RNA sequence: GGCUGGGCCCGUUGGGCGGGCAGCCUGCGAACCUGGUCAGGGCUUGACCGCAGCAGCCAUAAGCGGUGUUGUCCGAGCCGGCGGUCACCUGGCCGCC
Numbered sequence: 001g002g003c004u005g006g007g008c009c010c011g012u013u014g015g016g017c018g019g020g021c022a023g024c025c026u027g028c029g030a031a032c033c034u035g036g037u038c039a040g041g042g043c044u045u046g047a048c049c050g051c052a053g054c055a056g057c058c059a060u061a062a063g064c065g066g067u068g069u070u071g072u073c074c075g076a077g078c079c080g081g082c083g084g085u086c087a088c089c090u091g092g093c094c095g096c097c
Stems, first nucleotide, its partner, number of pairs: 001094007009084007017075008025066004034059004042051002
């Protein structure tokens, strides 16, 4: 001096990690202004039937939770892939003095 590898730096991409939001699953969840079933009682009928319907029970709405999962957004940070950059650091090979 030449070739080349790596680091630093930059870009891009992927995966974790942390957090927000939403969906799914699931639990709770309405004195009355949700539904179903409606004891008792009430109304109606000569009677039967019937009517509305409180409590209770069941199912749920709004909403509040649970762990898991899916999607999306954010990120002082982590790791990997690809590429760029000789301004700096470092390694190898070759040639010359």
Molecule: Bacterial small signal recognition particle RNA
Organism: Phycisphaerales bacterium